[in-house]
Context: one part of a larger RNA
RNA sequence: GCCAACGAGUUAGCUGUACGGGGCAGGUUAAGGCAGUAUCAGCCGGAGCCAUAGCGAAAGCGAGUCUUAAAAGGCGAUCGUCUCGUGCACUAGACCCGAAACCGAGUGAGCAAACCAUGGGCAGGUUGAAGCGAGGGUAAAACCUCGUGGAGGACCGAACCACCGCAUGCAGCAAAAUUCUUGGAUGACCUGUGGUUAGAGCAGAAAUUGUCAUCGAACUCGGAAAUAGCUGGUUCUCUCCGAAAUAUAUUUAGGUAUAGCCUCCUGUUACUAGCGAUGGGGGUAGAGCACUGUUUGGGGAAGGGCGGGAAAUAACUGUACCGACUCCUAGCAAACUUUGAAUACCAUCGUGACUGUCAGGGGAGUCAGACUAUGACAGCGAAGUGCCAUAGUCGCGAGGGAAAGAGCCCAGACUGCCGGCUAAGGUCCCUAAUAUCAUCUCAGUGGUAAAGAAUGUGAGAUUGUUUAAACAGCCAGGAGGUUGGCUUAGAAGCAGCCACCCUUUAAAGAGUGCGUAAUAGCCCACUGGUCGAACGAUUUUGCGUCGAAAAUCCAACGGGGCUAAGAUGAUAACCGAAGCCGCAGGUGGUCCCGAUUUAUCGGGAUCGCGGUAGGAGAGCGUUCUGUUCAGCUGUGAAGCUUGACCGUAAGGUAUGAGUGGAGCGUACAGAAGUGAGAAUGUUGGC
Numbered sequence: 001g002c003c004a005a006c007g008a009g010u011u012a013g014c015u016g017u018a019c020g021g022g023g024c025a026g027g028u029u030a031a032g033g034c035a036g037u038a039u040c041a042g043c044c045g046g047a048g049c050c051a052u053a054g055c056g057a058a059a060g061c062g063a064g065u066c067u068u069a070a071a072a073g074g075c076g077a078u079c080g081u082c083u084c085g086u087g088c089a090c091u092a093g094a095c096c097c098g099a100a101a102c103c104g105a106g107u108g109a110g111c112a113a114a115c116c117a118u119g120g121g122c123a124g125g126u127u128g129a130a131g132c133g134a135g136g137g138u139a140a141a142a143c144c145u146c147g148u149g150g151a152g153g154a155c156c157g158a159a160c161c162a163c164c165g166c167a168u169g170c171a172g173c174a175a176a177a178u179u180c181u182u183g184g185a186u187g188a189c190c191u192g193u194g195g196u197u198a199g200a201g202c203a204g205a206a207a208u209u210g211u212c213a214u215c216g217a218a219c220u221c222g223g224a225a226a227u228a229g230c231u232g233g234u235u236c237u238c239u240c241c242g243a244a245a246u247a248u249a250u251u252u253a254g255g256u257a258u259a260g261c262c263u264c265c266u267g268u269u270a271c272u273a274g275c276g277a278u279g280g281g282g283g284u285a286g287a288g289c290a291c292u293g294u295u296u297g298g299g300g301a302a303g304g305g306c307g308g309g310a311a312a313u314a315a316c317u318g319u320a321c322c323g324a325c326u327c328c329u330a331g332c333a334a335a336c337u338u339u340g341a342a343u344a345c346c347a348u349c350g351u352g353a354c355u356g357u358c359a360g361g362g363g364a365g366u367c368a369g370a371c372u373a374u375g376a377c378a379g380c381g382a383a384g385u386g387c388c389a390u391a392g393u394c395g396c397g398a399g400g401g402a403a404a405g406a407g408c409c410c411a412g413a414c415u416g417c418c419g420g421c422u423a424a425g426g427u428c429c430c431u432a433a434u435a436u437c438a439u440c441u442c443a444g445u446g447g448u449a450a451a452g453a454a455u456g457u458g459a460g461a462u463u464g465u466u467u468a469a470a471c472a473g474c475c476a477g478g479a480g481g482u483u484g485g486c487u488u489a490g491a492a493g494c495a496g497c498c499a500c501c502c503u504u505u506a507a508a509g510a511g512u513g514c515g516u517a518a519u520a521g522c523c524c525a526c527u528g529g530u531c532g533a534a535c536g537a538u539u540u541u542g543c544g545u546c547g548a549a550a551a552u553c554c555a556a557c558g559g560g561g562c563u564a565a566g567a568u569g570a571u572a573a574c575c576g577a578a579g580c581c582g583c584a585g586g587u588g589g590u591c592c593c594g595a596u597u598u599a600u601c602g603g604g605a606u607c608g609c610g611g612u613a614g615g616a617g618a619g620c621g622u623u624c625u626g627u628u629c630a631g632c633u634g635u636g637a638a639g640c641u642u643g644a645c646c647g648u649a650a651g652g653u654a655u656g657a658g659u660g661g662a663g664c665g666u667a668c669a670g671a672a673g674u675g676a677g678a679a680u681g682u683u684g685g686c
Stems, first nucleotide, its partner, number of pairs: 001686006011092003015089010026050003032044003054061002064075003095233002098230001102223006113197009122187001124156003127152001131148006160184003165180001167178002199215001201211003208217001236619006246259005260366002262363006270355001274351007286339001287337002292333003297328004303322002305319004369394007377386002399410003414585004419581003425575003428560003434572007446562001452546002456543010473530005479503003484498003509524001513522002586609011620675001622672006629665001631664002639659004644653003
């Protein structure tokens, strides 16, 4: 891992409550007793309980009572009771499995710690303390030398003990080892045997270290099914309806209570959603500047600054200064409003569902929501962000589209059909289905992106030039006063400053640019000629271009590929879903008709039948019990394997077939150890 078996809402209570069935109309017995028995049943037993009257704290009064001086006002003026079944609650282990822990009583020092008692062990080599002896030395000592001697938590190094480092090993040789290496090795040394100390403890050269592979408190059994607002699991079928992820409170925030939303029952009513009309209040969006603030430019202007006014002060006066206030002008505001919608909301009337209001009661689940669109806030007018509001979808929703896809677009799946029509989206091939007309795009734009940039190209608008010859090109001219004046080393059209005239002309600036040290030189404006028909400027707009860099390889159309099979507009077709229609069938509600066994059946009409949590209803199957079929069975029961058939499903059927070898069923009731795929489920097998 697979298979098989086992495996989770049970049982109890003189408990409560609601509904359903039954008995009685007041209901009912409990303990106990009598009798009896194949121990169910039967008969006594009214003690008690509930009801029959309530109100008040009570005395008490009583269809009333309490409060009160009195009244208003509150609560009352009845429908029960026993039992069975079911739902739920409560108390119990209370749907099942699951802690870490807490407490009690015991068992452990055969492991490892310390201690006590008594034994044992330490190859070999090295060093050479004190002391002593001899000699020297001294007044005597000290001291020196040589010898002897054999000290030491001394040295090197086996046994022994330890374990510094790498490697191997990691389902191992081993639940801590092995090879190599390393430390101690006469000592605070190592070790045998016997003994002592224990869990709120002991021991500890001290590490939260050891205390039998267990240690921030051992192990065993017990309290014990501890508790678990937590995780996991919770077993057959079909039918009807169908949520919530919110408010308030909470030592509350992943829990719970009440309300909201779901379901079922009873009663009630036309009250409901929607639509139409009428009538309301508002201060949002917009807008505005009349208020509160803020703010652009200008005019006027009280007042002020500065200067003049004799040095100071004043009158007076001037001003490239500031300026309350005021006028014109242009704006801004969640906490501004002279104003002011659409919606929404409220009320009345009308209309109006096969809709389901309202009231009471039984049962829930839900309290982590997600994204999209819109209106706000926070944030960066960031987020697949947070938090509100309104709507949708998902959640609990399948189908078609978006290549693929919870939340986007279309559309809500009772079942069947090798029928039809459509939606979104599509119609060259993959891949079902296409053509036509007009225009645009050349960028593979389409098939990612901004500010910004540009004689890309289409359509329009405005305004110029032009056969009295434009625009572009080519040929020619582009002069004189004059090198204007100033400045300057120089300044001559062309460093800079000032002025910018006059003349000759077809035209020619006191000069547009290049250039020179300054001149020179080359251009330009301007003019003539040549040529011969269009040429400029500004602006609006369609489609394009550049701007454009990411990490495995094309990789930013789903691919092929496309110049339309791209884009815009128009037309006519088609494809396309579980949508709609058609045909057939099932089932629920409501209504009608007809039969009846009075609870159903048959027919018709009409509206329904996606569904998690969850509520309600109807069934299938398993084991056992009672009755039943004078049931089946060695002429072969159950079980197992398998074919066929029947039923909407759980499932079922018999003279099927094989196996098997002794019990088993039908119908109607009753009772449950009643249904397995999941629980790191339990046990067994492989």

A computed fold for a 686-nucleotide part of an RNA from a Candidatus Altimarinota bacterium, annotated as large-subunit ribosomal RNA, domain II. The full RNA is in RNAcentral, with records from ENA. Lineage of the source: Bacteria > Bacteria candidate phyla > Candidatus Altimarinota. It matches the Rfam family "Bacterial large subunit ribosomal RNA". Rfam links the family to the GO terms structural constituent of ribosome and ribosome.